[in-house]
RNA sequence: CGCAAGUUCGGGCGGAGCUGCGAGGUUGACUUCGGGAGUAGCGCAGGUCCGGGGCGGACGGGUGAGGAACACGUAGGCUAUAUGCCCGCAAGACCGGGAUGGAAGCCGGAAACGGAAGCUGAUACCGGAUAAGCGGUUUUUCCGCAUGGAGGGGCCGGGAAAGGCGGAUCAAUCUGACGCUUGCGGAUGGGCCUGCGGCGCAUUAGCUGGUUGGUGAGGUAACGGCUCACCAAGGCGACGAUGCGUAGCCGACCUGAGAGGGUGAUCGGCCACACUGGGACUGAGACACGGCCCAGACUCCUACGGGAGGCAGCAGUAGGGAAUCUUCGGCAAUGGGCGAAAGCCUGACCGAGCAACGCCGCGUGAGUGAGGAAGGUCUUCGGAUCGUAAAGCUCUGUUGCCAGGGACGAAGGACCGGAGGAGUCACUGCCUCCGGGGUGACGGUACCUGAGAAGAAAGCCCCGGCUAACUACGUGCCAGCAGCCGCGGUAAUACGUAGGGGGCGAGCGUUGUCCGGAAUUAUUGGGCGUAAAGCGCGCGCAGGCGGUUCGUUAAGUCCGGCGUUUAAGCCCGGGGCUCAACCCCGGUACGCGCGGGAAACUGGCGGACUGGAGUGCAGGAGAGGGAAGCGGAAUUCCACGUGUAGCGGUGAAAUGCGUAGAGAUGUGGAGGAACACCAGUGGCGAAGGCGGCUUCCUGGCCUGUAACUGACGCUGAGGCGCGAAAGCGUGGGGAGCAAACAGGAUUAGAUACCCUGGUAGUCCACGCCGUAAACGAUGAAUGCUAGGUGUCAGGGGUGUAUGAACCCUUGGUGCCGAAGUUAACACAGUAAGCAUUCCGCCUGGGGAGUACGGUCGCAAGACUGAAACUCAAAGGAAUUGACGGGGACCCGCACAAGCAGUGGAGCAUGUGGUUUAAUUCGAAGCAACGCGAAGAACCUUACCAGGUCUUGACAUCCCCCUGAAUGUUCUGGAGACAGGGCAGGCCCUUUGGGGACAGGGGAGACAGGUGGUGCAUGGUUGUCGUCAGCUCGUGUCGUGAGAUGUUGGGUUAAGUCCCGCAACGAGCGCAACCCUUGAUCCUAGUUGCCAGCAUUGAGUUGGGCACUCUAGGGUGACUGCCGGUGACAAACCGGAGGAAGGUGGGGAUGACGUCAAAUCAUCAUGCCCCUUAUGACCUGGGCUACACACGUGCUACAAUGGCCGGUACAACGGGCUGCGAAGCCGCGAGGCGGAGCCAAUCCCUGAAAGCCGGUCUCAGUUCGGAUUGCAGGCUGCAACUCGCCUGCAUGAAGUCGGAAUUGCUAGUAAUCGCGGAUCAGCAUGCCGCGGUGAAUACGUUCCCGGGUCUUGUACACACCGCCCGUCACACCACGAGAGUUUGCAACACCCGAAGUCGGUGAGGUAACCCGCGAGGGAGCCAACC
Repeated sequence: CGCAAGUUCGGGCGGAGCUGCGAGGUUGACUUCGGGAGUAGCGCAGGUCCGGGGCGGACGGGUGAGGAACACGUAGGCUAUAUGCCCGCAAGACCGGGAUGGAAGCCGGAAACGGAAGCUGAUACCGGAUAAGCGGUUUUUCCGCAUGGAGGGGCCGGGAAAGGCGGAUCAAUCUGACGCUUGCGGAUGGGCCUGCGGCGCAUUAGCUGGUUGGUGAGGUAACGGCUCACCAAGGCGACGAUGCGUAGCCGACCUGAGAGGGUGAUCGGCCACACUGGGACUGAGACACGGCCCAGACUCCUACGGGAGGCAGCAGUAGGGAAUCUUCGGCAAUGGGCGAAAGCCUGACCGAGCAACGCCGCGUGAGUGAGGAAGGUCUUCGGAUCGUAAAGCUCUGUUGCCAGGGACGAAGGACCGGAGGAGUCACUGCCUCCGGGGUGACGGUACCUGAGAAGAAAGCCCCGGCUAACUACGUGCCAGCAGCCGCGGUAAUACGUAGGGGGCGAGCGUUGUCCGGAAUUAUUGGGCGUAAAGCGCGCGCAGGCGGUUCGUUAAGUCCGGCGUUUAAGCCCGGGGCUCAACCCCGGUACGCGCGGGAAACUGGCGGACUGGAGUGCAGGAGAGGGAAGCGGAAUUCCACGUGUAGCGGUGAAAUGCGUAGAGAUGUGGAGGAACACCAGUGGCGAAGGCGGCUUCCUGGCCUGUAACUGACGCUGAGGCGCGAAAGCGUGGGGAGCAAACAGGAUUAGAUACCCUGGUAGUCCACGCCGUAAACGAUGAAUGCUAGGUGUCAGGGGUGUAUGAACCCUUGGUGCCGAAGUUAACACAGUAAGCAUUCCGCCUGGGGAGUACGGUCGCAAGACUGAAACUCAAAGGAAUUGACGGGGACCCGCACAAGCAGUGGAGCAUGUGGUUUAAUUCGAAGCAACGCGAAGAACCUUACCAGGUCUUGACAUCCCCCUGAAUGUUCUGGAGACAGGGCAGGCCCUUUGGGGACAGGGGAGACAGGUGGUGCAUGGUUGUCGUCAGCUCGUGUCGUGAGAUGUUGGGUUAAGUCCCGCAACGAGCGCAACCCUUGAUCCUAGUUGCCAGCAUUGAGUUGGGCACUCUAGGGUGACUGCCGGUGACAAACCGGAGGAAGGUGGGGAUGACGUCAAAUCAUCAUGCCCCUUAUGACCUGGGCUACACACGUGCUACAAUGGCCGGUACAACGGGCUGCGAAGCCGCGAGGCGGAGCCAAUCCCUGAAAGCCGGUCUCAGUUCGGAUUGCAGGCUGCAACUCGCCUGCAUGAAGUCGGAAUUGCUAGUAAUCGCGGAUCAGCAUGCCGCGGUGAAUACGUUCCCGGGUCUUGUACACACCGCCCGUCACACCACGAGAGUUUGCAACACCCGAAGUCGGUGAGGUAACCCGCGAGGGAGCCAACC
C1' cells in the first nucleotide's frame, strides 16, 4: 500500500450510459429499386454507474489506559422501566397534499468542496378522517406489606406505505406471500435499586453545602438532589469515614495434605476504552473503534487563502526491548448483515505457514558374537577399563525417501419431475416424502498397498557435601568455579582438558517469577523470667467473656427439601481418533436465597436461688496518705574565756587554714537538714514509695458472724488519674553534702580516679516534666494440683501456774522440695504446673528508638515510629579448654639469703652486617650464635675463576677389539689428561677358542645431582618437663556437648598412699627393676700389695696373700623398731641402732600431646627440576675478608699475688703407620738415640694448686701479657694467602667494670692441674678425671615457670586473643547546595470552543405566526461548559 460493513436490497424510487429483443415513425449514405448500413426517440429484458429511500454500521473483532466503584461476584427487587428484527392473539390499512437530492447549465475555489436559480420520483415528507384495550381527566367495583395495583362507564387528545411483487380476471376487483399501523401478551438482550463478599497505608481522624431530609416543580424509558426554588439541620466515621497509593473483576490457573498463599495469558461472562480531552446528533439501542462537531498534540497535502488523517481489526513496517509469527488460502463448513430469493458481503471464522514455546506419542535398530581385536585412558607394569561395546554372522522394517490407490467432513437451500397432508369457493402458496442434477479452501492431505535398504536420524547437563556419579594431566589464591557451605597459594575427585561414570533424552541446562519445604505471621498450628516480646501502676466508658434453676423464643446451631450455582475446566463413570495428548456423552459441590422441622448448648425475654460480688454488726495490726505542733543528738557558723604552734589531708604529698592566735577545750547563741539505738529476707501501700514524738482529718486490708441485696461479676482498646531521681518556672530557704568550676597532686598526658575549696541543686510552697535495670527483667482474674520448715497479723481447740507448749484454721511474707514444666539455667500452692477469660507485646542483626510527619511540653525532651543501605549472622543457656594487673592451695636456685661471674679491657671463637669472583649451606627468643664442625693450608668442599670429559668419577646389561691384573718409569702440560718404555705374566681347553678380570671403542636403556620442597614424608632430635599428669572399658547422670571415675578430707617428690564417694576396674606415666658410687663379707692373688722373716740403692729379689687394690658374687635400708601427732588410716616429727635413714649421692630412663619446632646437607624417600650440565675431573682461590654490632669463652687488672729455689701427694685414660725410656746435644721448642711395651708389667707421666725458704712493696709495677721485629723448631708434596711451638727483643688496653644479667644448696660453688676423642699438623672449644674446698636458705609478699580446685569471660589462631573510635586514599549509597526545570493536589478568581437547555426574535410552508391586503424578516441574550 492492501483488505476488515455493506456493488445489502432494482420485488420501494428517479436519472445517465451499455447490451439484446420488439413495434411503429422520421431521415437516409448506398442500391440490383426488392431493399437498406446508419441516426433520433419508444417498449421490454439484462447489466454498469450516480442519487434518494429502507435495514444494518450499538453485532462481530481488539485492548486493559482509567476506575476502590453497585465496576465485578453472588443472592434478590422494579407496584419505578423501555425493548428494532422474532413469535402468538385482536383490529386496521380511508381521503388528500406540496416539496427535494442527484444529473445538466451558471458562479466561486489550488484542492476539499461550496453557492444561487430552474425541473423531478418514491415504502422520503406532510394535513385531515376513523378506531381503541393507548394517554389525560372523572366516576365506580375489587385487591395488596407501604408508595399502590386490577376492572367497568363518561369527556378530551392521538396513527398508517390507498406500497411494490406473484396469480386470477374483459374490467371494477379478488387473492397469496412480503412489507405497514394500533393494542395486548411472550421471548430476547438492556436500564435502575438493594443485602453480602473480595487491596495497602491510621506517620490519612475527622469528612460533608446539593451536603442529609422535606414540600413543590422540571427532567428521564424509569425511581431518585438527577436538576432547581423554598424550608429544616442534618448525614458519614474507630465494625475505619475522608484522603493517598495500587489495581480491570470473575469462572478459573499455579502451588499446597489441607487451611491457605500467589496469579487473572489462552477459553468463557461482565466492565471500561478507541490519537488526548470535551460535546451532543441520529436511532429501538451510542454519547458510537473503521459516524459527526469543537479544542489540543502529531503526521500529510497546499497555489499559504485553506484542507486531510487516526491499526488497542487482519497481515505488515519502524522504534523500544532479554523477547513474541505470514503483507498466506477460502467463504467448502459454523455464525452474522441485507434480500422474497438466487445471491452478495464477512482478516468473525475455517484452514494452511513460521517458532521444540508447551503437552502427548514414535524412531534413530534387534539377536548372536571373546582372539575380551585395534585404539584411547589408567597402572603397583602383573594388568584393569571403555567392552558384547565394535567388527563378523543371522534377522526385522516403525518413521523418512519412491510408486500406486485414496477419504470422512456435504447436509441443506435453490432448480426440474413426481407423490401425499392440512387448508381455501378455487388456484398459487405452506408442510412431509421420493427421484434427478449440483456444492471442498484444507488436499491428492489423513489413511491403505507395494518396492528397497541397517541403509537417512543424539544431544545436553552433571560427577566435594547436600545429590546419583572418579581417575589422570595442565594450572599454582593465577586462570577460574560457586545455589548454600566453600574450592584454587605445586601432588585440586570442587578450575581447564581427557578417559571413565551418573542423570534426562529430541531435548537438556541457565535466568526470572510464584507456591512449597517455612509451625519462619502459627484459624488449623508459635511465643513473651534470661533468646525478640508484660504497658511503671491503678480507676474505668465501649467491647469481649460470664454462677445455679424453671419457663418461653428460635437469632446462632443441627436435620432433610426446593431454587440457583452459564458453558468450559477439576473429579468420577463411559465412548471416539491404532495409543496418548486431544475431543465427545453422563454424573457430582461449597456458597447464597426460600420455606419446613428439632431445642441439648450459646444468645434474647420472663420468674426464682445463694455458693461469685457487695452491705451490716463485733474485733485487730500497720514507717498507708495529708495538715499542724513539739523534741533531742550531731555538723557548721557567731560571740566570749582558757591556751600555743601547728592544724588538715594523703599511698606519699601539696593546695587550704593558722602568731591579725588556728586546731584543741569550756560557756552561751543562731540556723538548716536528717531522725542513731529499737530494726527484723519485719510491717503498710496499686505502683512510685513510706521510719523521732503528739494531735486532727482520711484510704485500704485482715479475722469472726451469717442479719441484708440477689450475678450487682472479670478483663479492659481509647480515656482519666498517680508516678523515684534528675531537670524546668515563680517565690522562699540554705547547716551539711555537692554536678559545673578553681586550685593541688598522680600521669607520657589526666579535661578522671585522690585531696583542698565551691555554685546550681538537694529543703519548703505552688505549677510543669512523665521518664528509670519504674525488675520478680515474670499483666490481671478464677479454679485445681504431694509435702516439710521459718516468720507477721487474727480466730478456734486441748492444756496450764492461766507467761508456756501442742493441734486445727484464715490472710500475708520467706526457704527447701515431689509430680509436672523448661533449650538449659531454673520454676514448683506467692508456678515459669494443669485449665478458662480478657488486655498488652514479639517476628534475624545493624541502620534506630534514629529520620520525617503528628500529638504533648516553657525548655530539656517525651509518645507514636519507618526506609534506603548493609551483614550471615546477632542472640540465649550450658560444656571443654585457654586466659585474668580474680580467689584458695602447692612446687622449682623462681625470688630471698649467699658465693663466683657476664656486661667495661685484650685476645680466641661463633653470629649478624658489610665486602667479595666466591666469602658454600643450614641453625633464629627461651629451645640459633666454642651450634651441624670429635679439629677448612691441598684434600675435606658442597662456593668462585680458569682448564677439561659426555653412557660419564660410581652400578647393571649388550656388541667389537686388545691385554692377566698390577707395579715402575720417561716426555708434554699448572694439573686433569695425552703419548711411550720396562717389569709382570691367571684358570679351562677338543688348541679353533672359552671364562674371570682389566683397558680401549660403540649403541642405548640408564647413571649422576650437597638442585627445590622439613608446609608432601620416614627416621632421628630439641622443648614444655623427670612437670605429674594423660586416657580407656563397663556402669550411672545429662536432649546434647559432656560429666562422673580423676572431685572432696588428709598426705606425698609424685594421680604417692589412706579415708570418703555412683562408681567399679584398667592402661600409659610416677616409683621399683638397670649402671655407678658409699659399708662389709666370700672367692681369686699377677703385672697389684708388703704386716711379720730374709735381702736390696730400689717390693729389687726370696717368701706371703693378712692389708691396700683389682673384679666377680653376696649381705645391707624396709619407716623394719621405739615415742609423739594424726581419724585406731595413710603419713609426718623425733629417737635408737647403723657405713649409709626415710628416693643415701649421681646416671640411664622422657606419658597423651604442643610448637606445620629442627633436619630433603648423615641416611632413606614421593613429586618437581638439570642431562656436552644444576653431573664428573683438575689447578689456583675462597669458606680465615673487616668502619661495625651481639653471644660464648680465655687471660688479666695483682700481695689470699708475681718471680726464683727446694720439696710432697692423684685419678680417669691413651699407645704398633703407635707410646717412646735411659743417655748425649741445644737457653728452648726440639734433635740424636733407640731400651721397654700389643700394656694393673713399658711409655705418655715431672701433676698443679699445696708446703718450706727467698725476693718484689702498691707502681700501669718484677702486675698484665696483646701487638710487632728478629732468630729458630716441628708436621706435611706444600705453612704466602692460612698452622702450631721456642728463644731474644717489644710491653698495648686493663687499677674489678653503666643499665642490665647468669650459674650454683655440698664433696656443690669457687679454684688447681691431668687425660681423651677428632687429628699428618693445628684447642682458650668439647668430653672426662682427680686435688684443695666454702658461704647461705628468715621465708613464699613479690618477679619467672609449672601443678590442682574454684570463679568471670563478648577469648577458641585461645590475651602476642578480642575489640572501639578518629584520620588518610579509593569506591558505593543517600543527603546539603547558588539555582534551574517538571508533575500532582488544594483554595480563590478571570477568559472561554463546540454543544445542549432556556429566553427572545425572524424565515419558508395548505399542513407556522401577524396582517383586510400589499407585505414584514440579520440574529441576539443568558446559564452550564